[in-house]
Molecule: c-di-GMP-I riboswitch aptamer
Organism: Nitrospiraceae bacterium
RNA sequence: GGCCGAUAAAGCCUAACUCUUCGUGAGAGGAGGGCGGAAAGCAACGGAUGCCUCGUUAAUCGAAGCAUGGCCGGGCUGCCGAA
Numbered sequence: 001g002g003c004c005g006a007u008a009a010a011g012c013c014u015a016a017c018u019c020u021u022c023g024u025g026a027g028a029g030g031a032g033g034g035c036g037g038a039a040a041g042c043a044a045c046g047g048a049u050g051c052c053u054c055g056u057u058a059a060u061c062g063a064a065g066c067a068u069g070g071c072c073g074g075g076c077u078g079c080c081g082a083a
């Protein structure tokens, strides 16, 4: 240094929910709050799901845009140092 992830150490983030703001909406920001997390740091490339608009159908299916990184896969970066 790499891989790896401890009953180690210092820390970090923050689910649901509540209040508030933005948004047609999914959802996002702020405050509180912690279910949890070794990348639950960054980032929409691929998939998946959701929202919205259009078209289409008996049911449905398709396309564009938006959203979700704590749905999954890859990508980039980071703390510590036991086995």
Stems, first nucleotide, its partner, number of pairs: 004081002012037002017032006035070001041076002045073003048068004053063003